RNA sequence: GGGCGAUUAGCUCAGUUGGAAGAGCGCCACGUUCACACCGUGGAGGUCAGGCGAUCGAGGCGCCUAUCGCCCA
Numbered sequence: 001g002g003g004c005g006a007u008u009a010g011c012u013c014a015g016u017u018g019g020a021a022g023a024g025c026g027c028c029a030c031g032u033u034c035a036c037a038c039c040g041u042g043g044a045g046g047u048c049a050g051g052c053g054a055u056c057g058a059g060g061c062g063c064c065u066a067u068c069g070c071c072c073a
Stems, first nucleotide, its partner, number of pairs: 001072007010025004019056001027043005049065005
């Protein structure tokens, strides 16, 4: 220098054919307990890596950039 893949909640990851975002764990509150843990109920938490574009509409499409991994030279 070239090619491929990944980037979504604090962490690990889903997200189908473009119709507008979820799970598990964690965190907070309440219940339970003498207390803690477990368990139950509820809740908070997101610039979908960043930008531009196409579209009525993008996490998913196109282009550019950034970071990480793999391969080729």